Large-subunit ribosomal RNA, domain VI from a Thermoguttaceae bacterium, 264 nucleotides, folded computationally. Lineage of the source: Bacteria > Pseudomonadati > Planctomycetia > Pirellulales > Thermoguttaceae. It matches the Rfam family "Bacterial large subunit ribosomal RNA". Its family is annotated with structural constituent of ribosome and ribosome in the Gene Ontology.
Context: one part of a larger RNA
RNA sequence: CGUGCGAAACUUGACGAGAAUCAAAUUUAGUACGAAAGGAUUUAAUUGGACGUUCCUCUGGUGUUCCAGUUGUUACGCUAGUAGCACGGCUGGGUAGCUAAGAACGGAUUGGAUAAACGCUGAAAGCAUAUAAGCGUGAAGCCAGCUCGGAGAUUAGGUUUCGUUUAAGUCCCCUCAAAGACGAUGAGGUUGAUAGGCUGGAUGUGUAAGCUCAGUAAUGGGUUCAGCUAACCAGUACUAACGGACGAAAACUUGAUCGCAUGU
Numbered sequence: 001c002g003u004g005c006g007a008a009a010c011u012u013g014a015c016g017a018g019a020a021u022c023a024a025a026u027u028u029a030g031u032a033c034g035a036a037a038g039g040a041u042u043u044a045a046u047u048g049g050a051c052g053u054u055c056c057u058c059u060g061g062u063g064u065u066c067c068a069g070u071u072g073u074u075a076c077g078c079u080a081g082u083a084g085c086a087c088g089g090c091u092g093g094g095u096a097g098c099u100a101a102g103a104a105c106g107g108a109u110u111g112g113a114u115a116a117a118c119g120c121u122g123a124a125a126g127c128a129u130a131u132a133a134g135c136g137u138g139a140a141g142c143c144a145g146c147u148c149g150g151a152g153a154u155u156a157g158g159u160u161u162c163g164u165u166u167a168a169g170u171c172c173c174c175u176c177a178a179a180g181a182c183g184a185u186g187a188g189g190u191u192g193a194u195a196g197g198c199u200g201g202a203u204g205u206g207u208a209a210g211c212u213c214a215g216u217a218a219u220g221g222g223u224u225c226a227g228c229u230a231a232c233c234a235g236u237a238c239u240a241a242c243g244g245a246c247g248a249a250a251a252c253u254u255g256a257u258c259g260c261a262u263g264u
Stems, first nucleotide, its partner, number of pairs: 001152001005163007015149004021049004026044001033038001051106005059100004066093005071086006110144003117137004169246004173189005194240003197236005204228002210223005
């Protein structure tokens, strides 16, 4: 831009893409078959491998600073307590998120037309013949079925609802994240919990500082399962969501006004 008014939501499905797997033991059954040795077709139910999709409850990983310990050195006048630098200085743990080695699920069932193959009826050709007319069975394969995309499918589809003058609605802008390279998508914009802050909780770390007690001291005990705590869960308008723009009728019906023409 188109989809012959402007929008919002839900859809149909032309067409396209994906998936489709393999093995083992058990059962049927030591049966059919076979002299024996050996040893099924088939049926049922189970487990596993690889692959794929989704997810983070569990098991773990990461988690550049959430907690603690600790070395050297410098600084805050000193002590104490902290901070900077040294690969996050090193070490032990670890929330959210992300993640696999973790968790769940999937391949199906079924129908149609067939291949090889096997048949029914049956002439040409009094017989025979699955074939010439006609009718069947039949595969992990084919077409559907399952999953995803999908009306620029220009043959541009359908349904519902809203809108007749600045409408319905949308966008810019702003606060953002379950989204994200950017667009986009999604949650919100005071009729508000969108983000931050604050409060409470969860989680993690592991018992803060100060004071006091014991000990010559290192240190230990008490206050104290403390103190601190990112991304998590709630509550709460304290802060920030301010401010703008765009946006619909070709045709038809009725009425009014104006102009032109014609007639009276």